[in-house]
Molecule: transfer RNA
Organism: Candidatus Doudnabacteria bacterium RIFCSPHIGHO2_01_FULL_46_14
RNA sequence: GGGGGUAUAGUAAAGUGGUAUUACGCAGCAUUCGCAUUGCUGAGGCUCGGGUUCGAUUCCCGAUACCUCCACCA
Numbered sequence: 001g002g003g004g005g006u007a008u009a010g011u012a013a014a015g016u017g018g019u020a021u022u023a024c025g026c027a028g029c030a031u032u033c034g035c036a037u038u039g040c041u042g043a044g045g046c047u048c049g050g051g052u053u054c055g056a057u058u059c060c061c062g063a064u065a066c067c068u069c070c071a072c073c074a
Base pairs, nucleotide, nucleotide: 001070002069003068004067005066006065007064010024011023012022013021018054026042027041028040029039030038047063048062049061050060051059
């Protein structure tokens, strides 16, 4: 330098052109003498820029980071 892949909450994942979901974790409440467990409630997220579209996390282009394969130089 070229090809391919990945990017979603603190962590791990699902998801799809129309409200973004689950588990663990976190906070509060209930339960307990207290802790744990359990139940309920809540906070927290689509890597960035542009385009298409009535509407983009999803489709298209580019950038960035990481993974992987190939080639070149030293």